[in-house]
Context: one part of a larger RNA
Molecule: small-subunit ribosomal RNA, central domain
Organism: uncultured bacterium
RNA sequence: CUGGGCGUAAAGCGCACGUAGGUGGCUGUUUAAGUCGGGUGUGAAAUCCCUGGGCUCAACCUGGGAAUUGCAUUCGAUACUGAACGGCUAGAGUACGGUAGAGGGAGGUAGAAUUCCUAGUGUAGCGGUGAAAUGCGUAGAUAUUAGGAGGAAUACCGGUGGCGAAGGCGGCCUCCUGGACUGAUACUGACACUGAGGUGCGAAAGCGUGGGGAGCAAACAGGAUUAGAUACCCUGGUAGUCCACGCCGUAAACGAUGCCAACUAGCCGUUGGGGGGCCUAGUCCCCUUAGUGGCGCAGCUAACGCGGUAAGUUGGCCGCCUGGGGAGUACGGUCGCAAGAUUAAAACUC
Numbered sequence: 001c002u003g004g005g006c007g008u009a010a011a012g013c014g015c016a017c018g019u020a021g022g023u024g025g026c027u028g029u030u031u032a033a034g035u036c037g038g039g040u041g042u043g044a045a046a047u048c049c050c051u052g053g054g055c056u057c058a059a060c061c062u063g064g065g066a067a068u069u070g071c072a073u074u075c076g077a078u079a080c081u082g083a084a085c086g087g088c089u090a091g092a093g094u095a096c097g098g099u100a101g102a103g104g105g106a107g108g109u110a111g112a113a114u115u116c117c118u119a120g121u122g123u124a125g126c127g128g129u130g131a132a133a134u135g136c137g138u139a140g141a142u143a144u145u146a147g148g149a150g151g152a153a154u155a156c157c158g159g160u161g162g163c164g165a166a167g168g169c170g171g172c173c174u175c176c177u178g179g180a181c182u183g184a185u186a187c188u189g190a191c192a193c194u195g196a197g198g199u200g201c202g203a204a205a206g207c208g209u210g211g212g213g214a215g216c217a218a219a220c221a222g223g224a225u226u227a228g229a230u231a232c233c234c235u236g237g238u239a240g241u242c243c244a245c246g247c248c249g250u251a252a253a254c255g256a257u258g259c260c261a262a263c264u265a266g267c268c269g270u271u272g273g274g275g276g277g278c279c280u281a282g283u284c285c286c287c288u289u290a291g292u293g294g295c296g297c298a299g300c301u302a303a304c305g306c307g308g309u310a311a312g313u314u315g316g317c318c319g320c321c322u323g324g325g326g327a328g329u330a331c332g333g334u335c336g337c338a339a340g341a342u343u344a345a346a347a348c349u350c
Base pairs, nucleotide, nucleotide: 004321005320006319007304008303012318014201015200016199017198021194022193023192025088026087027086028085029084030083031082033081034080035077036076037075038074039073040072041071042070049065050064051063052062053061054060091191092188093187094186095185096183097182098181099180103177104176105175106174107173108172109171110154115149116148117147118146119145120144121143125136126135162169163168206247207246208245209244210243211242215241216240220236221235222234223233258317259316260315261314262313263312266295267294268293269292270291271290272288273287274286275285276284277283278282299306300305323350324349325348332343333342334341335340
């Protein structure tokens, strides 16, 4: 180097966009770089291999051949790849009409509830637990009625429902905005796929500055429990949780399954779209190039299981793995305000 792998054994980057590179639809002409064939030159000798000869044999020596799979040059071949120039429409995209949606950003607004404040009624308890106590309450609590303040989250609908590349997204209204699906035509004419570096997005926690602070609640305090209890339970409670701007860049960032394309039995749901029937404005049936679930044939798999949403059969490109520990650590580099992140060993040991 070839060869083997990556759902759970080691192994798919958290996700996307995209540079170089790699790969690339049908068809015509030209070319002849790759490719294939022939010639010529060269590929020292010895060695190796084949076949003769010489030492009595052998090792050894020696004649001839083959080989030297290469390089250069030249003459041809043109299927495939490449290159140049055309053509095409099945890939990809654009225009037009429609559909569904918690997709994103900004602003506004609604009701329920918790807490607090004010006022009224009212009186001795409330709260909490396995049981209690700390705590609150005669300075009038809890309960209840009315009014007010403020913050955060949106019950029911709600669904192996929907949308988004992933993270994720849920009251209602308005504005701005991305994508998907679908119908029938027209247009562009390979414009494509992947993607080392790179760039952007990226839950929660955390950090910086300034706000905000109802509830909840790390830390902390007290009460219990206990042999102890730096816990589980209870009463409080600060960061934080919320907003704006800027960082951080990590997660069991999971489908533990990279992206794209093609092909390969069926059956039952469900969402969106299209079509049709009944005959009436609801239900039923059919189709589906779209999505999302449950079974399951073949096949695959160590098994579990996967099974047209593949872990089946293939092709293209990227990433990653190579015994356990040491260690995702040290050192160095890069990034960060820091926390740390990222890249990433070795000795030694089993």